Model confidence (mean pLDDT): 81 of 100.
Predicted 3D model of a 73-nucleotide RNA (transfer RNA) from an Oscillospiraceae bacterium.
Rfam family: tRNA. By type it is a transfer RNA.
The source organism's lineage runs through Bacteria, Bacillati, Bacillota, Eubacteriales and Oscillospiraceae.
[in-house]
RNA sequence: GGGGGUGUAGCGCAGUUGGGAGCGCGUUUGAAUGGCAUUCAAAAGGUCGAGGGUUCGAUCCCCUUCAUCUCCA
Numbered sequence: 001g002g003g004g005g006u007g008u009a010g011c012g013c014a015g016u017u018g019g020g021a022g023c024g025c026g027u028u029u030g031a032a033u034g035g036c037a038u039u040c041a042a043a044a045g046g047u048c049g050a051g052g053g054u055u056c057g058a059u060c061c062c063c064u065u066c067a068u069c070u071c072c073a
Stems, first nucleotide, its partner, number of pairs: 001072007010025004019056001027043006049065005
């Protein structure tokens, strides 16, 4: 330098023929227990890596770019 993969909540990940942003763990609050642990219920937490484009509408399609992994040279 070229090809390919990955990037979504604090962490690990799912998601999709383009229309509801989710799961597990963790955090907070409440209840159960004499208390811790534990269980149950609820809540908070997201510019979907960044910018632009297409579209009535983009996590998803297109272009550029950043980080990281990998292959080739």